[in-house]
């Protein structure tokens, strides 16, 4: 220069002008002025939780989720760091990462054979056998018995593996190395990782099969709860009960009672709902898994301590519409300065918070890795 790789921040700005929601001030009241008003994912509902009720709240079992070490966090199946394994030159990225010696299943075709397994076709025939020949030393033929898992072939995978030696031809037979096994040492919280010694040592693989084993989990959800109005008509059954996610122990309501099924009526609003107590009502004081800034501590994720600070609250559902300028990006004109045109993405609060995952037009930053040039 360029390819790349991991992380961050913005999410178009500023005037006018009409419109809308909330909240203060002002007014007999409506005006009136003034302040604020959708995200980095608000989206999916895949996880934690907060928080309401079941209910005063447990044990067990099923069933469900998770799985490498530490740690971190209010939890988490989330973050952070580290080991191991596969990819990639590399930065770096992936991981359903406990456990095949508790059992059970599966491994198609192909191939001889796929597990306590075998000899297709091959190689040897030295020893036993059968035949020739013979100069009687022996040669040679056949490949029966019998040996053989090296080399060939099938496969994802074939009873370690790659080199020497040996052998009749082979083989851990022997030997060095790698690999597997007992046993130590070092280093590390630790998952590991490394080195020594002995020992020729072997019987695959899969557990996002089923199963074991560690841990963890009440259930329902803002359509949860409460309170007001309003309006009605009750009748039949079962049961001495109902309700706590399935069952069981246990508990808690009940006795004019519950629990199903049938029929009538009504269905509007307040809060929940926008940090939250408190009192002396003040720029007042407390609290908070809220945010935020600087210090210190950690390799980090995060933790303390000191400061500041409380940022829309809707209810089929406001937070918006035009103008004009500038900012950005592509383009045509043009030597230039500049001038035209055209774009600006995903996408919209619904009780809150921690995540994760998916979409998404561009604009900058900041650290590394690779090739190629020059100095």
């Nucleotide at each position: 220069u360029g390819a790349g790789u991991g992380g961050g921040u913005c999410a178009g700005g500023u005037g006018g002008u009409c419109g809308c929601c909330g909240g203060c001030u002002u007014u007999a009241a409506u005006g009136u002025g003034c302040c604020g008003g959708a995200g980095g994912a608000a989206a999916g509902u895949c996880c934690g939780a907060g928080c309401a009720g079941g209910a005063c709240a447990g044990g067990g079992c099923a069933c469900g989720g998770u799985g490498g070490c530490a740690g971190u966090u209010a939890a988490c199946g989330g973050c952070u760091g580290c080991c191991c394994c596969g990819g990639g030159u590399g930065a770096c990225c992936g991981g359903c990462g406990g456990g095949a010696a508790a059992g059970u299943g599966c491994c198609g075709c192909a191939g001889a054979a796929a597990a306590u397994a075998u000899a297709c076709g091959g190689c040897c025939g030295a020893u036993g056998g059968u035949u020739c020949c013979u100069u009687c030393g022996g040669g040679g033929a056949c490949a029966c018995a019998g040996g053989u898992a090296a080399a060939g072939g099938u496969g994802a995978a074939a009873u370690g593996g790659u080199g020497c030696g040996g052998u009749a031809a082979g083989a851990g037979c022997g030997c060095a190395c790698c690999g597997c096994g007992a046993u130590g040492g070092u280093g590390g919280u630790a998952a590991c990782a490394u080195c020594a010694u002995c020992g020729g040592c072997a019987u695959g693989g899969u557990a996002a099969a089923c199963c074991c084993c560690a841990c963890c989990g009440c259930c329902u959800g803002c359509a949860a709860g409460a309170c007001c109005a309003a309006g009605c008509a009750g009748c039949u059954g079962u049961c001495a009960g109902c309700c706590c996610g399935g069952c069981c122990c246990g508990g808690g309501c009940a006795a004019u009672g519950a629990c199903a099924g049938c029929g009538g009526g009504u269905a509007g609003g307040u809060u929940g709902c926008u940090u939250c107590c408190c009192u002396u009502u003040a720029u007042g004081g407390g609290a908070g898994a809220g945010c935020u800034g600087g210090c210190u501590g950690g390799c980090g994720a995060c933790a303390g301590u000191c400061g500041g600070u409380c940022c829309a609250g809707u209810u089929a559902a406001a937070u918006g519409g035009c103008c004009a300028c500038c900012a950005c990006c592509u383009u045509g004109c043009g030597g230039a300065a500049g001038u035209g045109a055209g774009g600006u993405a995903c996408a919209g609060a619904a009780c809150u918070c921690g995540g994760c995952u998916u979409a998404u037009c561009g604009a900058c930053c900041c650290a590394c890795u690779c090739a190629g040039u020059u100095u």